[in-house]
Context: one part of a larger RNA
Molecule: large-subunit ribosomal RNA, domain I
Organism: seawater metagenome
RNA sequence: CCGAUCUGGGGAAUGCCUUGGUUCUCAGAGGCGAUGAAGGACGUGCUAAGCUGCGAUAAGCUACGGGAAGCCGCACAGAGGCGUUAAUCCGUAGAUUUCCGAAUGGGGAAACCCGGCUGGUUGAAGGCCAGUCACCGAAAGGAGCGAACCCGGGGAACUGAAACAUCUAAGUACCCGGAGGAAGAGAAAACAAUAGUGAUUCCGUAAGUAGUGGCGAGCGAACGCGGAACAGCCCAAACCCUGAUCGUUACGGCGGUUGGGGGGUUGUAGGACUACAAUGUGGACUAUAAAAACGAAGUAGAACGAUUUGGGAAAGUCGACCAUAGAGGGUGAAAGUCCCGUAUACGUAAAGUUUUAUUACCUAGUAGUAUCCUGAGUAGGGCGGAACCGGAGAAAUUCCGUCUGAAUCUGCCAGCACCAUCUGGUAAGGCUAAAUACUCCUGAGAAACCGAUAGUGAACCAGUACCGUGAGGGAAAGGUGAAAAGUACCCUGAAUAAGGGGGUGAAAUAGUACCUGAAACCGUGCGCCU
Numbered sequence: 001c002c003g004a005u006c007u008g009g010g011g012a013a014u015g016c017c018u019u020g021g022u023u024c025u026c027a028g029a030g031g032c033g034a035u036g037a038a039g040g041a042c043g044u045g046c047u048a049a050g051c052u053g054c055g056a057u058a059a060g061c062u063a064c065g066g067g068a069a070g071c072c073g074c075a076c077a078g079a080g081g082c083g084u085u086a087a088u089c090c091g092u093a094g095a096u097u098u099c100c101g102a103a104u105g106g107g108g109a110a111a112c113c114c115g116g117c118u119g120g121u122u123g124a125a126g127g128c129c130a131g132u133c134a135c136c137g138a139a140a141g142g143a144g145c146g147a148a149c150c151c152g153g154g155g156a157a158c159u160g161a162a163a164c165a166u167c168u169a170a171g172u173a174c175c176c177g178g179a180g181g182a183a184g185a186g187a188a189a190a191c192a193a194u195a196g197u198g199a200u201u202c203c204g205u206a207a208g209u210a211g212u213g214g215c216g217a218g219c220g221a222a223c224g225c226g227g228a229a230c231a232g233c234c235c236a237a238a239c240c241c242u243g244a245u246c247g248u249u250a251c252g253g254c255g256g257u258u259g260g261g262g263g264g265u266u267g268u269a270g271g272a273c274u275a276c277a278a279u280g281u282g283g284a285c286u287a288u289a290a291a292a293a294c295g296a297a298g299u300a301g302a303a304c305g306a307u308u309u310g311g312g313a314a315a316g317u318c319g320a321c322c323a324u325a326g327a328g329g330g331u332g333a334a335a336g337u338c339c340c341g342u343a344u345a346c347g348u349a350a351a352g353u354u355u356u357a358u359u360a361c362c363u364a365g366u367a368g369u370a371u372c373c374u375g376a377g378u379a380g381g382g383c384g385g386a387a388c389c390g391g392a393g394a395a396a397u398u399c400c401g402u403c404u405g406a407a408u409c410u411g412c413c414a415g416c417a418c419c420a421u422c423u424g425g426u427a428a429g430g431c432u433a434a435a436u437a438c439u440c441c442u443g444a445g446a447a448a449c450c451g452a453u454a455g456u457g458a459a460c461c462a463g464u465a466c467c468g469u470g471a472g473g474g475a476a477a478g479g480u481g482a483a484a485a486g487u488a489c490c491c492u493g494a495a496u497a498a499g500g501g502g503g504u505g506a507a508a509u510a511g512u513a514c515c516u517g518a519a520a521c522c523g524u525g526c527g528c529c530u
Stems, first nucleotide, its partner, number of pairs: 002527002005525001007523003015515001016479002020450002022447007029439002031145002039100003042055003046078001050074002061094006070082003105114003115133007135142002149180001150178005160167001164214001190197002201228005211219002232431003235375001239262010267409001269374004273368004282362002287358004292354003298346003304319005320337002322326001328340003380404008390416001411426005466473002486514001489501004
């Protein structure tokens, strides 16, 4: 030096495992906060650095309920205690709850500093203690935080068009405001087409169709049909009554402005008005009462032995049993019958939810048609923009700015310029469950999802260590054994290093640098070659 070689070191792959993740389903909940939140700082234990819990009453205090022998968290040691006069523990309700933080007496470089007023500390000063003192709003109340979903106000670029400017990306990302458990929309001035439908929302289809488009890239409906879910209502006005105030008056009144009550709400027009008639039905539910169900921790809960191997039986063999329970987990290997459970049957105070009853509130007809009412700086138009499938086009419809500006039921709007006929509707006020969207969070479950370089960044004290002035970036790191039985004692050694005996254990080449323990890399022995 070489070797399909032996045996070690080193190293961590691989295998097996799972406390953690991922994606969902079904229910629940959908908010917390000046009664001080979210989030923190600092404290708090016998000894106490960290985590967890808690707050000067500080790993806790009180009451009620559950439960029953042990307990003083992680945390396996020592010390000292507690508990059948029921502790620890679990549930519900309450008390306490330093300081910062919307932070709110003023200030401030958060967790600190400095005050006013009232009361207390036997009088005074200083100090200390308790309460109170921010802003907006007439008051009620508001503010701040929170994962997505929702509505509104603003609003990109990269990109695509194989360049690029209209266009696209996209009304997306992002910023701001606001709300709810959903939001928004919503009871036809709608569609349709000579037939009809009958608020809205969502899904499937219609359909990548009709359209639009440097007719490029692309963008892209609706009617209709099939489903989910279904629910309809209230004002303004006419008219009547009435309060206040002003004007006028022949003092009987009349009129203007403004407020309150009744009335009334629609297109086959309706209502007021006039004449008749009527006490019932339903509702989206205020309050009270009752009962039942649900509702916290929880309770009961069947059935197996022997033998063999083994460190260990749940495995093999033999013979039994239960099953409305053969889901699952644990136990020294693989257990329906050992343990926890499971099927099933029970239990539960208060709040709350649901149901029922009463009740508050809301809710109807017929005929006549002269007169009155039926949403005005509105509809519409010009100009400039925007939204619609529609890029200004022949461009309806909707919205905004600006300049203008109607009609009043013999009215008005729409049916894609416009006109006529016909048809449909009744604008310029408002409310409205369900079907739909989402998941920070709670419970129960599931998986041809991962299995520690995977799966969350994070299975482990992780948004940590560390990096950065900062915004921000951001790891690595799991496994002894069934049980610590975690090696008494002796020896070598300077030794609290390391090792050799010895002991434990089934195993120590399972010794805490701990399951398995590949390869690179480094040795030892052996063989061979020189």